[in-house]
RNA sequence: ACCCGAUAAAGCCAAACCAUUCGUAAGGGUGGGACGGAAAGCGGCGGGUCUUUAAAAAAGAUGGCCGAGCUGCCGAA
Numbered sequence: 001a002c003c004c005g006a007u008a009a010a011g012c013c014a015a016a017c018c019a020u021u022c023g024u025a026a027g028g029g030u031g032g033g034a035c036g037g038a039a040a041g042c043g044g045c046g047g048g049u050c051u052u053u054a055a056a057a058a059a060g061a062u063g064g065c066c067g068a069g070c071u072g073c074c075g076a077a
Base pairs, nucleotide, nucleotide: 004075005074012037013036017032018031019030020029021028022027035064041070042069045067046066047065048062049061050060051059052058
């Protein structure tokens, strides 16, 4: 340094649900709240799923579905 990830230490994030708000919707923001997370940090690049639409095309949503990419704290085995 890499791999790896502990009944370690210091911190971090925050599912469901509730309130409020934006959006036709999926869903997003904020506050509360913790089910979980070692990338649950970042970006929709590929796949998946979801929404709009009669359908296709198209336009969107999801990074807490998976893969790949970029970046990053700690250091037992």
The prediction has a mean pLDDT of 85.
c-di-GMP-I riboswitch aptamer from Syntrophaceae bacterium UBA2188, 77 nucleotides, folded computationally.
Taxonomically the source falls in Syntrophaceae (Bacteria, Pseudomonadati, Thermodesulfobacteriota, Syntrophia).
Its Rfam family is "c-di-GMP-I riboswitch aptamer". Gene Ontology term of the family: cyclic-di-GMP binding.